[in-house]
Molecule: transfer RNA
Organism: bacterium
RNA sequence: GUGGCUAUGGUGCAGCGGCAGCACACCUGACUGUGGCUCAGGGGGUCGUGGGUUCAAAUCCCACUAGCCACCCCA
Numbered sequence: 001g002u003g004g005c006u007a008u009g010g011u012g013c014a015g016c017g018g019c020a021g022c023a024c025a026c027c028u029g030a031c032u033g034u035g036g037c038u039c040a041g042g043g044g045g046u047c048g049u050g051g052g053u054u055c056a057a058a059u060c061c062c063a064c065u066a067g068c069c070a071c072c073c074c075a
Base pairs, nucleotide, nucleotide: 001071002070003069004068005067006066007065010024011023012022013021018055026042027041028040029039030038048064049063050062051061052060
């Protein structure tokens, strides 16, 4: 340099055009002599960045950034 994959709450992931979700973690309460377990409830992300298409975009298109993999060139 070329090609491919990935980027979504604190962490790990799901979501193939129509209300952004799950698990764990965190907070509150119940339970308990205390803690843990268990149960109930709650907070937290505008979806890597910028643009485009669309009535509507995490999702489709383009560019860019970062990470990983493969290949090519040089040493």